[in-house]
Small-subunit ribosomal RNA, central domain from a Saprospiraceae bacterium, 346 nucleotides, folded computationally. It matches the Rfam family "Bacterial small subunit ribosomal RNA". Its family is annotated with structural constituent of ribosome and ribosome in the Gene Ontology. Its mean pLDDT, the model's own confidence on a scale to 100, is 89.
Context: one part of a larger RNA
RNA sequence: CUGGGUUUAAAGGGUGCGUAGGCGGUUUAAUAAGUCAGUGGUGAAAGGCCGUCGCUUAACGAUGGGACUGCCAUUGAUACUGUUAGACUUGAAUCAGGUUGAGGUUGGCGGAAUGUGGCAUGUAGCGGUGAAAUGCAUAGAUAUGCCAUGGAAUACCGAUUGCGAAGGCAGCUGACUGGACCUUGAUUGACGCUGAGGCACGAAAGCGUGGGUAGCGAACAGGAUUAGAUACCCUGGUAGUCCACGCCCUAAACGAUGCUUACUCGUUGUUUGUCCUUCGGGAUGAGUGACUAAGCGAAAGCGAUAAGUAAGCCACCUGGGGAGUACGACCGCAAGGUUGAAACUC
Numbered sequence: 001c002u003g004g005g006u007u008u009a010a011a012g013g014g015u016g017c018g019u020a021g022g023c024g025g026u027u028u029a030a031u032a033a034g035u036c037a038g039u040g041g042u043g044a045a046a047g048g049c050c051g052u053c054g055c056u057u058a059a060c061g062a063u064g065g066g067a068c069u070g071c072c073a074u075u076g077a078u079a080c081u082g083u084u085a086g087a088c089u090u091g092a093a094u095c096a097g098g099u100u101g102a103g104g105u106u107g108g109c110g111g112a113a114u115g116u117g118g119c120a121u122g123u124a125g126c127g128g129u130g131a132a133a134u135g136c137a138u139a140g141a142u143a144u145g146c147c148a149u150g151g152a153a154u155a156c157c158g159a160u161u162g163c164g165a166a167g168g169c170a171g172c173u174g175a176c177u178g179g180a181c182c183u184u185g186a187u188u189g190a191c192g193c194u195g196a197g198g199c200a201c202g203a204a205a206g207c208g209u210g211g212g213u214a215g216c217g218a219a220c221a222g223g224a225u226u227a228g229a230u231a232c233c234c235u236g237g238u239a240g241u242c243c244a245c246g247c248c249c250u251a252a253a254c255g256a257u258g259c260u261u262a263c264u265c266g267u268u269g270u271u272u273g274u275c276c277u278u279c280g281g282g283a284u285g286a287g288u289g290a291c292u293a294a295g296c297g298a299a300a301g302c303g304a305u306a307a308g309u310a311a312g313c314c315a316c317c318u319g320g321g322g323a324g325u326a327c328g329a330c331c332g333c334a335a336g337g338u339u340g341a342a343a344c345u346c
Stems, first nucleotide, its partner, number of pairs: 004317003007300002012314001014201004021194003025088007033081002035077008049065006091191001092188004096183004103177007110154001115149007125136002162169002206247006215241002220236004258313006266291011295302002319346003328339004
């Protein structure tokens, strides 16, 4: 390379946009590059293969064939692919009307709760646990009421709910803004699919500068527990968690399931459109769940949201350990990340 695979055995890139490339709807004509056929030339000889023959045989040798699967030229064929020119509307897109949603960015506002401060009432405990102690408290705590202040998060609604490419997104409201879906017609006329590199986004933790800091809380301290207890439990508590700007770029980044298109028996929920309705419901789209036929699968299971049947493109796998390590390179302030072996060993 061929072949076989990638939910769970090794294996789907974290996600999107998109360059090159690969692949690409219906139809007419031309061309004849790919493709197919004929003819000619060439494809040295020896060797190798097959047949026959010669040395007594064999090795060896001679001779004939075939092979040399290729290349070049030429004459044709034209279904398919390509190219050129023209046409089409079903793929794709645009316009118009409507709908939905925790989609995004930024501002304003609200209530509950915790903390803190002040005032008041009030007195000896509070807190915490399996039990305690550390801790707080007569310098008046805990509890209760009122006022003030600050930060973070948004109970109920709330749901196999919805939206988003993924990460993710939830109080109310304003502004700006992205997408999706439905309906009927019109417009463009293959404008499409995928996508190596590339670019952008990318939870949490972490890093830099400056703010902020209520609660929580790595580290740390103390109290317990214990044989010990660098833990689990308790009392405190710094970084952090929050904001702005700039980095980091990894996750069980999971549906452990790449994207696109077509096809394949049914049942039953739900979200959101459109149409019909005898208001019971029915039909038809787009999502999102459950159960299943065929089929698939090692099985578990999957089953129109496929892991079924096919096609296109990309990514990835090839025994375990060594090892996601070493070295080199690139990126990063660092932490580290990406790429990624071998010896050896079983």